A computed fold for a 73-nucleotide RNA from an uncultured Lachnospiraceae bacterium, annotated as transfer RNA. Rfam family: tRNA. It is annotated as a transfer RNA. The sequence was found in a public genome assembly.
RNA sequence: GCUUCUCUGGCGUAACAGGAAACGCAGCUGAUUUGUAAUCAGCGGAUUGCCGGUUCGAAUCCGGCGGGAAGCU
Numbered sequence: 001g002c003u004u005c006u007c008u009g010g011c012g013u014a015a016c017a018g019g020a021a022a023c024g025c026a027g028c029u030g031a032u033u034u035g036u037a038a039u040c041a042g043c044g045g046a047u048u049g050c051c052g053g054u055u056c057g058a059a060u061c062c063g064g065c066g067g068g069a070a071g072c073u
Base pairs, nucleotide, nucleotide: 001072002071003070004069005068006067007066010025011024012023013022019056027043028042029041030040031039049065050064051063052062053061
């Protein structure tokens, strides 16, 4: 330098062929306990890497840029 893949809450992942973001862990609050842990109930947290485009509608499709991984030279 070229090719392919990937980027979603603090972390790990989901979202089936575009109809609008879910789960687990972690966190917080309460219950339980002499107390901690465990357990149970509840709560909050993502402008889906960034900028544009297509579309009535984009995490999902297209382009550019950036980060990461693999391969080739």